[in-house]
RNA sequence: AGAGUUUGAUCCUGGCUCAGGAUGAACGCUGGCGGCGUGCCUAACACUUGCAAGUCGAACGAGCAAACCCUUCGGGGUGCGCGAGUGGCGGACGGGUGAGUAACGCGUGGGUAACCUGCCCCGUACAGGGGGAUAACAGCUGGAAACGGCUGCUAAAACCGCAUAAGCGCACAGUAAGACAUCUUACGGUGUGAAAAACUCCGGUGGUACAGGAUGGGCCCGCGUCUGAUUAGCUAGUUGGCGGGGUAACGGCCCACCAAACCGACGAUCAGUAGCCGAACUGAGAGGUUGACCGGCCACAUUGGGACUGAGACACGGCCCAGACUCCUACGGGAGGCAGCAGUGGGGAAUAUUGCACAAUGGGGGAAACCCUGAUGCAGCAACGCCGCGUGAGUGAAGAAGUAUUUCGGUAUGUAAAGCUCUAUCAGCAGGGAAGAAAAUGACGGUACCUGACUAAGAAGCACCGGCUAAAUACGUGCCAGCAGCCGCGGUAAUACGUAUGGUGCAAGCGUUAUCCGGAUUUACUGGGUGUAAAGGGAGCGCAGGCGGUUCUGCAAGCCAGAGGUGAAAACCCGGGGCCCAACCCCGUGGAUUGCCUUUGGAACUGUGGAGCUUGAGUACUGGAGGGGCAGGCGGAAUUCCUGGUGUAGCGGUGAAAUGCGUAGAUAUCAGGAGGAACGCCGGUGGCGAAGGCGGCCUGCUGGACAGAAACUGACGCUGAGGCUCGAAAGCGUGGGGAGCAAACAGGAUUAGAUACCCUGGUAGUCCACGCGGUAAACGAUGAAUACUAGCUGUCCGCAACCAUAGGUUGUGGGUGGCGCAGCAAACGCAAUAAGUAUUCCACCUGGGGAGUACGUUCGCAAGAAUGAAACUCAAAGGAAUUGACGGGGACCCGCACAAGCGGUGGAGCAUGUGGUUUAAUUCGAAGCAACGCGAAGAACCUUACCAGGUCUUGACAUCCCGAUGACCGCCGGGUAAUGCCGGCUUUUCUACGGAACAUCGGAGACAGGUGGUGCAUGGUUGUCGUCAGCUCGUGUCGUGAGAUGUUGGGUUAAGUCCCGCAACGAGCGCAACCCUUAUCUUCAGUAGCCAGUAUUCAGUUAGGCACUCUGGAGAGACUGCCGGGGAUAACCCGGAGGAAGGUGGGGAUGACGUCAAAUCAUCAUGCCCCUUAUGACCUGGGCUACACACGUGCUACAAUGGCGUAAACAAAGAGAAGCGAGCCCGCGAGGGGGAGCAAACCUCAAAAAUAACGUCCCAGUUCGGACUGUAGUCUGCAACCCGACUACACGAAGCUGGAAUCGCUAGUAAUCGCGGAUCAGAAUGCCGCGGUGAAUACGUUCCCGGGUCUUGCACUCACCGCCCGUCA
Repeated sequence: AGAGUUUGAUCCUGGCUCAGGAUGAACGCUGGCGGCGUGCCUAACACUUGCAAGUCGAACGAGCAAACCCUUCGGGGUGCGCGAGUGGCGGACGGGUGAGUAACGCGUGGGUAACCUGCCCCGUACAGGGGGAUAACAGCUGGAAACGGCUGCUAAAACCGCAUAAGCGCACAGUAAGACAUCUUACGGUGUGAAAAACUCCGGUGGUACAGGAUGGGCCCGCGUCUGAUUAGCUAGUUGGCGGGGUAACGGCCCACCAAACCGACGAUCAGUAGCCGAACUGAGAGGUUGACCGGCCACAUUGGGACUGAGACACGGCCCAGACUCCUACGGGAGGCAGCAGUGGGGAAUAUUGCACAAUGGGGGAAACCCUGAUGCAGCAACGCCGCGUGAGUGAAGAAGUAUUUCGGUAUGUAAAGCUCUAUCAGCAGGGAAGAAAAUGACGGUACCUGACUAAGAAGCACCGGCUAAAUACGUGCCAGCAGCCGCGGUAAUACGUAUGGUGCAAGCGUUAUCCGGAUUUACUGGGUGUAAAGGGAGCGCAGGCGGUUCUGCAAGCCAGAGGUGAAAACCCGGGGCCCAACCCCGUGGAUUGCCUUUGGAACUGUGGAGCUUGAGUACUGGAGGGGCAGGCGGAAUUCCUGGUGUAGCGGUGAAAUGCGUAGAUAUCAGGAGGAACGCCGGUGGCGAAGGCGGCCUGCUGGACAGAAACUGACGCUGAGGCUCGAAAGCGUGGGGAGCAAACAGGAUUAGAUACCCUGGUAGUCCACGCGGUAAACGAUGAAUACUAGCUGUCCGCAACCAUAGGUUGUGGGUGGCGCAGCAAACGCAAUAAGUAUUCCACCUGGGGAGUACGUUCGCAAGAAUGAAACUCAAAGGAAUUGACGGGGACCCGCACAAGCGGUGGAGCAUGUGGUUUAAUUCGAAGCAACGCGAAGAACCUUACCAGGUCUUGACAUCCCGAUGACCGCCGGGUAAUGCCGGCUUUUCUACGGAACAUCGGAGACAGGUGGUGCAUGGUUGUCGUCAGCUCGUGUCGUGAGAUGUUGGGUUAAGUCCCGCAACGAGCGCAACCCUUAUCUUCAGUAGCCAGUAUUCAGUUAGGCACUCUGGAGAGACUGCCGGGGAUAACCCGGAGGAAGGUGGGGAUGACGUCAAAUCAUCAUGCCCCUUAUGACCUGGGCUACACACGUGCUACAAUGGCGUAAACAAAGAGAAGCGAGCCCGCGAGGGGGAGCAAACCUCAAAAAUAACGUCCCAGUUCGGACUGUAGUCUGCAACCCGACUACACGAAGCUGGAAUCGCUAGUAAUCGCGGAUCAGAAUGCCGCGGUGAAUACGUUCCCGGGUCUUGCACUCACCGCCCGUCA
């Protein structure tokens, strides 16, 4: 000294929380010793028992009486002592508690000339002489008791007269002095009043009066002393006076009378709370909180009241009365008061022994001895606090064992332990043994302390380890159990839960809880704010209050300085000292105690008195500007209505309509009239007003501002709590008025609904007069006043100078705007009209919600307004700015996105996938686009992961070890549904002959195995936005910062493509290009390809040739290169030429930063978890092919641009050896037989089809369509039943172009036609390829969808599928 927490991030405001210290503490776990302290904070609740205040025989009379003396033994005397009673002193101290009290109670400083003071000290003067009682006691007697009653006896230092009176008190008048004074002091005079107690050891002790002192009190006063105004008025002995009473004393303290006052926004009264202080805790301080222990004061003593005694009480352990409670009782009546010390019950989270002693200190009594003392001194209990000490020290690596973890190598615990060598503080044992005591006397106490011997022995825990905050790993758990001071952890890999190990912190304690201060400048005096975060009153006038220009002068209240008194002690600080140290205690003519009082001085400033001044303020004069206000009058346009004319079928209204009006004549139009309201153009960030507000014209009355000039007053000023006045609109009351508009209301629409928006009507109201109300985003969200602080530029109203003459320039005042420097500000912004720099005054704020709500009060006719909380709840709420995302915001641009077209899907049948359902199983995954002919480029067995049944258990597969065998392979047999199982035959290599290699079988265990889980633990791979044009970095610059700039702007492009500009300059990943293919040409090469020419032939068949086609190597070609125009002389665009191709020529591959916890643990790999005679492995059969239904993707169709038949023509790209399979023969056909050729530019698959030609059908469920079904077959395969494909014949279903909706495509494309391939024994309408034929349309970017850039708004940032409000559960 700060930190955490609002946000995606930032700055600020602002609250919440933490780290520190403290405690009369409590609770949890733990606990060795000692010292010093502390210990009912709650029930001022109730108390059993014991003790806590007695003492004096030297005050008195009885009584008892040890011992001694005398004795006539009857007794007498002395008398240590005990002792109820009378009497004296003390029980008013000491001890306890904090209920009450907001008060002269307390603190501080004064006053008392308004008072008292026992015991003590000093001084003066005295103590003469009498008297009458009474308790005890005795007798009688009442009562249960407590306690009495009557009669009689008696003493005193008990009580009462009398005497004495230096002095004293009182009364009266006087003199002098003192202070303003009621008065006081002194003096003398007169009158009057009151005293005394003895004892003695002869030293004294005690008594009376007066005076003084000391001590202790009483009363009074200044100042200070909690909260609430949702307590504003209070008071009747109240305020004062005269006169009395009373008191120690003043006083309405009390009383009679008189007057009507007193207190109060400087907070009376009332309500709540509370003992106050020295001090304690905290804090840098200022402050804040507290008032345990110790000390001072006060109050109280079961509750309330009262007095008595006394020096002192209205009395804790006294009295009386009343109340409640408890106890005793013979029921008549009595007794009691722990907030003394112990102790008990109760309450409570919680607080001790019914101890010892008067040895010390102190107190009461006494002459004293002494007695009493739960004050006090000690001990006991409690880690309650503070302080000190210990639980060992050295050495010791095999880094032991154990434990934890591990990547299995190790690492940590850890020199820690063990072992070896020492020591003995504390505790334990034994011996000695204090001070405290000044002669004796010691509870503490055989205590402190000292010495000796002995054993490392008897002595460590608690909290924490996600951040704040020092310290981490494993296991368990699985939003469960739990943690949490705040933020927040926990949903299967938790450093945050629980345990363990390790670590960190403190340590006989450690944590938690509670409370206080701090941090918190978060109530801001020191030291905050109010444009937008909470916060300027709606505005003005103005009483009180606060503040106030300038010169001189007086005073001295504030202020400053000196001195004095006080500020108790203890505490705190400083310096010493004593317990071994410390805590603790002691000492100091040390400090401090920031305060109060007295006194002396000063006079700058404030104040105050006096005298002035003119610049603040005001008055008078001159002048112009203005929707300033009030009243009266006048005017035109327009709307509506009425009357009349013309005129005819509509008008009106809307997005579109309808309600409504109109043939009884509307709307439209013309003329006339009525009535109300509002004042077009001018008109303007122009004017006026305090604000609200004010707009046709004229008149009257009237307020304010401004300028000029400088005559007058002379600080007269500023602000302003309360108060008063004004105060838009709506609203209320009474009475008018009512054209238009228009809440409510009605109807029509819209809508899922529509108590709305839209339309047709329409009443209050809007208008006037007079009242009420008193609020608004009453806003510049900015209180008023004054002064100062760069500029530039508009505009309104004045004035001046100069130039000039429709005027202009310069200056100067007052208003009203824009920009801008310094400065300020969190930023936005403000910036002479401040949100700058200062001063004065007022108002207001202190987290969000609850709430401007409730209650109370005031106002109001009401509506309501003003004032204005709390419980509870959250950790935020908020301001400004930043990045993105979003908007049924804007601008620009793109895309088969729409539009323009072509063809489909959605309807039918079938195929295929999915959902659902079913099932023993219908294995699993994929789920909007971006799952659904997807994984699967092909489920009859296998595949296969699923189900049923049957089997195996080191295993179907891998490595290691041991044993046996010589094999393995192969062949044969039995048995089974099949595997498993049982049996038989045959049979190695090398060798140093020991064995080794290899293989099989058997055995034991390590292990194998898992298509089991988690794609939200992962790698890899993939989809998607999107082939969209974007995504970033370095340095620099700007900003407090997040960030910005660059990347924005002007053009341009398919493109962040390029050019220009620019606080930016460069760079990277993307774009483009480089790659493949296709289109043209050249060259090289010609076989299995080709054939122009020459021969030849049925045939490129052959000879020959490589020109052409073609093939595959190498090249060329296209670059806005050329021309014209546009553009900025740019980039680039438009057009043209040439060219096979023209502006990235067509197509492909290529996918930036990232998004979707997107998909995949079942391709593979892999962490963790799970199974291990099973979730592994094998076999047979079944299932994945089910079927009311729903969806997706396709095929075939519905026909004549067609079907069928006949005979003809033209491809490309591929595949082929467990293969493609020709010609030929057989079969209607699928196919069969047979096998030439071909590892393929050679042979084969292989026929291309649409098309064209000819013929037929004639619009029909057909010669369309082909599903379904029957029969008979073919092929593949161990096997076509579940469940294959194909063929022939027969059968011939739905379907006649498809609702809402929806998909693809911009050219060799769509559409249409066939061909091939992968997978594959067989099994495509799917998928991947190939060529043939071959269109239509695009005006354009308003709209739908998606995307890009800039900008704007935002309460979103998980980002609009957001956030969020209300109701219900």
Predicted 3D model of a 1369-nucleotide RNA (small-subunit ribosomal RNA) from an uncultured bacterium.
The RNAcentral record of the sequence draws on ENA, Greengenes and SILVA.
It matches the Rfam family "Bacterial small subunit ribosomal RNA".
The coordinates come from a structure-prediction model, not an experiment, and the mean pLDDT is 85.